[in-house]
RNA sequence: CCAGACGGCCGGAUGGCCGCCUUUGCACGCAAGUGCGGGGGAGGAAAGUCCGGGCUCCAUGGAAACGCGGUGCCGGGUAACACCCGGCGGGGGCGACCCCAGGGACAGUGCCACAGAGAAGAGACCGCCACAGCCGACCCCCGGUUCGCCGGGGCAAGGCCGGCAAGGGUGAAACGGAGCGGUAAGAGCGCCCCGCGCCUCCGGUAACGGAGGCGGCACGGCAAACCCCACCGGGAGCAAGACCAAAUAGGGACGGCACGCCGGGCGCAAGCCCGGCAGGCGGGUUUCCAAGCCGCCGUCCGGGUCGGUCGCGCGAGGCGCCCCGCGAGGGGCGUCCCAGAUGAAUGGUCAUCCCCCGCGCAAGCGGGGACAGAACCCGGCUUACAGGCCGUCUGGCAAU
Repeated sequence: CCAGACGGCCGGAUGGCCGCCUUUGCACGCAAGUGCGGGGGAGGAAAGUCCGGGCUCCAUGGAAACGCGGUGCCGGGUAACACCCGGCGGGGGCGACCCCAGGGACAGUGCCACAGAGAAGAGACCGCCACAGCCGACCCCCGGUUCGCCGGGGCAAGGCCGGCAAGGGUGAAACGGAGCGGUAAGAGCGCCCCGCGCCUCCGGUAACGGAGGCGGCACGGCAAACCCCACCGGGAGCAAGACCAAAUAGGGACGGCACGCCGGGCGCAAGCCCGGCAGGCGGGUUUCCAAGCCGCCGUCCGGGUCGGUCGCGCGAGGCGCCCCGCGAGGGGCGUCCCAGAUGAAUGGUCAUCCCCCGCGCAAGCGGGGACAGAACCCGGCUUACAGGCCGUCUGGCAAU
């Protein structure tokens, strides 16, 4: 310098002016609020809503079992996880490094398309093959002949029967691999190595690794097929849930018999007593009264809706330092308070600078600034993302 691997970080900056949301102090105001000043105001993913929790309500006596769902090498971290860290095993890469849903296939059931002879206690299409058995072309010999051939015998290619599974072929996969021996040809038939299974020992917390011995191979693949084993899991979600509470409609309770006017008596007066008058919300139950019913009016109560308040911003919280740990992470000390909208604020504009693109010799001019935007909160995962910065490492080239 080129090519690459891994990890971390940024995600335009500053200022002026005009606005918005929220909070706080002061002043004014009965209050609603207004004015002035101060503080704060989107993200690394706020996204998808895929996991795990907090919180809330509902259900539930506890536990277990059945069922259903999830997770699945080992150890650790954590509030928890399907997340993270460190290992193991397998695969890929020259390498840094990357990828893996990675328990059990002798508990049982099931499936393995097409092709192929055969797809699980399998099979023989091509092929290879000794002896024995059966048939037996061509050729040879003998006999006959109507000269076409016929009969018998011999040799024997080949076929059948039989042996085999090395090689070919099919397939995602063919019942261990390669070699030597062996054989008619072959075959774990025998042997060495590798693989596989079992046992023992050693190392490791463990997954697992190593060594030795035994076994001739018995055990194909699929469990994101049913299933088995181990562990985990009540349900719904801030439109959770709590409170305040209008008009209208509907529900319930109570009331619609008490006041007035006139005359007289008593009394200091307030007031009391007696008599009379008019009236008794409307309807209907043959008349009247009471009760009840229907309707109307009034007062009150309670539930819901519109609306409002809370939940709702001090938290598994941020930053710095120290200690423990390979690490994820844990502990201690100090310090800070840092969005809470609810048709929903977080904006607009100007200037200077930064980055990119185009034009230009230059000064400069023009254009552009990714993905995306909280809505109860937190830990993860996944997905989107212009441009840029830093660190560690690998391979190659060149020079010294």
RNAcentral holds the sequence, with entries from ENA. A computed fold for a 400-nucleotide RNA from an Alphaproteobacteria bacterium, annotated as Bacterial RNase P class A. It matches the Rfam family "Bacterial RNase P class A". Rfam classes the family as a ribozyme. The model forms 97% of the base pairs in the Rfam consensus. The source organism's lineage runs through Bacteria, Pseudomonadati, Pseudomonadota and Alphaproteobacteria. The coordinates come from a structure-prediction model, not an experiment, and the mean pLDDT is 77.